[in-house]
Context: one part of a larger RNA
RNA sequence: UUGGGUGUAAAGGGUACGUAGGCGGGAGCCUAAGUCUGGGGUGAAAUCUUGCCGCUUAACGGUAAAAUGGCCCUGGAUACUGGGUUUCUUGAGUGCAGAAGAGGCAGGUGGAAUUCGUGGUGUAGCGGUGAAAUUGCUUAAAUAUCACAAAAAACAUCAGUGGCGAAGGCGGCCUGCUGGUCUGCAACUGACGCUGAGGUACGAAAGCGUGGGGAGCGAACAGGAUUAGAUACCCUGGUAGUCCACGCCGUAAACGAUGCAUACUAGGUAUUGGCCUUAGGGCCAGUGCUGCAGUUAACGCAUUAAGUAUGCCACCUGGGGAGUACGUCGGCAACGAUGAAACUC
Numbered sequence: 001u002u003g004g005g006u007g008u009a010a011a012g013g014g015u016a017c018g019u020a021g022g023c024g025g026g027a028g029c030c031u032a033a034g035u036c037u038g039g040g041g042u043g044a045a046a047u048c049u050u051g052c053c054g055c056u057u058a059a060c061g062g063u064a065a066a067a068u069g070g071c072c073c074u075g076g077a078u079a080c081u082g083g084g085u086u087u088c089u090u091g092a093g094u095g096c097a098g099a100a101g102a103g104g105c106a107g108g109u110g111g112a113a114u115u116c117g118u119g120g121u122g123u124a125g126c127g128g129u130g131a132a133a134u135u136g137c138u139u140a141a142a143u144a145u146c147a148c149a150a151a152a153a154a155c156a157u158c159a160g161u162g163g164c165g166a167a168g169g170c171g172g173c174c175u176g177c178u179g180g181u182c183u184g185c186a187a188c189u190g191a192c193g194c195u196g197a198g199g200u201a202c203g204a205a206a207g208c209g210u211g212g213g214g215a216g217c218g219a220a221c222a223g224g225a226u227u228a229g230a231u232a233c234c235c236u237g238g239u240a241g242u243c244c245a246c247g248c249c250g251u252a253a254a255c256g257a258u259g260c261a262u263a264c265u266a267g268g269u270a271u272u273g274g275c276c277u278u279a280g281g282g283c284c285a286g287u288g289c290u291g292c293a294g295u296u297a298a299c300g301c302a303u304u305a306a307g308u309a310u311g312c313c314a315c316c317u318g319g320g321g322a323g324u325a326c327g328u329c330g331g332c333a334a335c336g337a338u339g340a341a342a343c344u345c
C1' cells in the first nucleotide's frame, strides 16, 4: 500500500460556526458531459506471451498470432449520474398560538455563617489531636455570651438516575437586555439540505500582565508533632493565589474514554416538558433503568446502539526512544501546536 479498524487492546479532533470539496428528496420535459453500444483511425520496431520452424540441444534466431492500462473521430441508446428548465411537499426553513428551564450578559438587592472592631456580662483557661505540643491564643481579660458596626466570599433547605447549554459549564432573590429548545396548527418559501480539509470563534483549573480587592480557604514557607528518618500524611500560623476589571494563555481522565447527520430494527418500567383523551390510556421531544433480535475477544451495548445501512470529516498501524530532538508557527513568559530518526527489545 490493498485492507482492517477507532467504548475498555493503537486510534473520535475539547466544542461549535462555516469556506473549498465530497455527498444529496418526488415528478415531467430538454440535453447527451459521464455511462452503454455500432463503425473507423491510431497504439513504430525490438522486448514479453503463445503456435510453428532453423542451428545436433539450449541459449540464440526466423515467422505468424496475441498482447499493447489506452487515446482520437464518428453514428446511435437514455435506465442511472451530471447540466438546463418547469413543477411538488414529505427534508429544511418561516409564520401563528402556547410551554418549560441553575442558557448568557448587565444592574440592583436579601438572609445565615465566618473573621475583624467597639461596648456590656463574666473569669482562668482556650484551642487542637489517635494521643499531644515550653507550636499558637489568653490576667494588656481570651474562650463563652449579648448588642452594635464593618468587610469579603459563597448561596444551606428546595435539590431530583431533575432542568438548561455546542462544549467548557450554569444554582439566593428581583429587574432589564438577549440566545437556543419543545409542543400544537398546517398559513408561507419550495430541496433552500448533510458533512466539512484549511479558517474563525468559544473554551474548566492552574499560570502570566496592569490596576483594584483580600473575610474564609490556602501551594510556597515557618513552627509543633509522628517517625529509624518524615523535605509528607495530623496540628498552629501563613505569602502567592482564590475574588473584580481589562488583556493574554489554549491545555485537562476537555470522558459517554463512544465524531456529526439521516433512515430502519421486540418489549417492560420510571421520570421532565407539551398536546390529545372515550379518563383506561395515547402522541411528540428529552432523561434513566431493564431487556429481545442482532452485535462483541469478552465485559457489555441494545430505538439516547457499541445493531442494520448510507454520506462526510478526524484519527490508528508493535513496545521503548518520545509527544522527545531539529525546523517552523503561536505566546510577555510559562509553554502550546506541528512532529521525526539513530539505537534497542
Stems, first nucleotide, its partner, number of pairs: 003317004007299002012313001014202004021195003025088007033081002035077008049065006091192001092189003095185005103178007110155001114151002117148005125137002163170002207248006216242002221237004259312006267290010294301002318345003327338004